[in-house]
Context: one part of a larger RNA
RNA sequence: UCUGACUAAGGGAAUUCGGCAAAUUAGCCCCGUGCCUUUGGUAUAAGGGGUUCCUGUAAUUGUUUCUGUAUAGAGGCGAUUGUAGGAUGCAAAUAUUAGGGUGGUCCGACUGUUUAACAAAAACAUAGCUUUCUGCUAGCCUGUAAAGGUGUGUACAGAAGGUGAAGUCUGCCCAGUGCCCGUACUUUAAACUCCUUUUCAAGGGAGCUAAGAGCGGGUAAACGGCGGGAGUAACUAUAACUCUCUUAAGGUAGCGAAAUGCCUUGCCGUUUGAAUGACGGCUUGCAUGAAUGGCUUAACGAGAUCACCGCUGUCCCUAGUCA
Numbered sequence: 001u002c003u004g005a006c007u008a009a010g011g012g013a014a015u016u017c018g019g020c021a022a023a024u025u026a027g028c029c030c031c032g033u034g035c036c037u038u039u040g041g042u043a044u045a046a047g048g049g050g051u052u053c054c055u056g057u058a059a060u061u062g063u064u065u066c067u068g069u070a071u072a073g074a075g076g077c078g079a080u081u082g083u084a085g086g087a088u089g090c091a092a093a094u095a096u097u098a099g100g101g102u103g104g105u106c107c108g109a110c111u112g113u114u115u116a117a118c119a120a121a122a123a124c125a126u127a128g129c130u131u132u133c134u135g136c137u138a139g140c141c142u143g144u145a146a147a148g149g150u151g152u153g154u155a156c157a158g159a160a161g162g163u164g165a166a167g168u169c170u171g172c173c174c175a176g177u178g179c180c181c182g183u184a185c186u187u188u189a190a191a192c193u194c195c196u197u198u199u200c201a202a203g204g205g206a207g208c209u210a211a212g213a214g215c216g217g218g219u220a221a222a223c224g225g226c227g228g229g230a231g232u233a234a235c236u237a238u239a240a241c242u243c244u245c246u247u248a249a250g251g252u253a254g255c256g257a258a259a260u261g262c263c264u265u266g267c268c269g270u271u272u273g274a275a276u277g278a279c280g281g282c283u284u285g286c287a288u289g290a291a292u293g294g295c296u297u298a299a300c301g302a303g304a305u306c307a308c309c310g311c312u313g314u315c316c317c318u319a320g321u322c323a
Base pairs, nucleotide, nucleotide: 003323004322005321006320007319008318010316011315014314019311027051028050029049030048031047036041038165052087053086054085055084056083057082058081059080060079061078062077063076064075065074066073067072088092100309101308102307103306104305105304106303107301108300112124113123128163129162130161131160132159133158134157139150140149141148142147166296167295168294169293171226172225173224176223177222178219179218180217181216182215185214186213187212192207193206194205195204196203227245228244229243230242231241254288255285266282267281268280269279270278271277
């Protein structure tokens, strides 16, 4: 010096990206328990008191003996509980064992699963919701096929996709790309039919014609998309209103400097002595937005972030001890 432990006066997060690490708390009994809430929870919420031994006393009770009052009384041997006094120690759950707590916000509803050996999560899954295909010799999957799986199942079933509890909702666009339906007509291969270079062959031409395409519809919980410029109200400002270009339609309800905001440390308030932090509000959203789900949400979380109480060698500021 390192590793693993132990202890520190006074201060108590001043340390640090960050309370990382350590410390605090801890069992049982009694009291007590707020906000919120899906009324189940939250909850061991929080916050207090007690805890060993001896003796007295009281109550309840098992068993047994006695008493002609018997669902009783008294005695013996126990068990449990309450209460009072006393004893010992610094300390009575004495060792071992053994939750620190509270509040705000984000994400994900939850229990669960995952990168064996750098990631446990906000990722995956999930119940629920929803779309598509499928009437069984089904659809989907494996196989060249025979055949096999789903399934000895039958639409309350099976397969494929999306979203992800619950609450409340889920706006507009079918022009593009898909998918579905239709189609008098147009286009269109080989085969076939007919014609043909005098005959044969090869070749040439014409006719007929499937799917597909054209054409006409539908479909967004299909892939996806959801504007710009001017003017206008009797302070100013703003613009319910008007005009104009333009689109398939021009972003509705919500939410909003957000896990999304460039400018940006936006502006205001709260928190601090001081805050690029956090929370609340505003909103001119570089580039929010509705099952690529929007917004809210009790409970839950080795999730992310902020604050407070307690606690401490994290620090002021180091020191000592042990292996």
Molecule: large-subunit ribosomal RNA, domain IV
Organism: marine eukaryotic metagenome